[in-house]
Molecule: transfer RNA
Organism: Candidatus Wunengus sp. YC61
RNA sequence: GGGCCGGUGGUGAAAUGGUUAUCACGUCUCGUUCGCAACGAGGAGGCUCCGGGUUCGACUCCCGGCCGGUCCA
Repeated sequence: GGGCCGGUGGUGAAAUGGUUAUCACGUCUCGUUCGCAACGAGGAGGCUCCGGGUUCGACUCCCGGCCGGUCCA
């Protein structure tokens, strides 16, 4: 330098054009307990890496950039 894959709550993933972005773990509150764990109920937390474009509508498609992984030179 080039090819391919990826970037979404604190962490790991889903959502592959359609109307409040979903789930698990973690976290906070409450219940249960003498207390802890486990369990149950509820809450907070992401405008989806950045900028443009297409579209009635974009996490999703297109272009450019940044970052990471992998392969080639």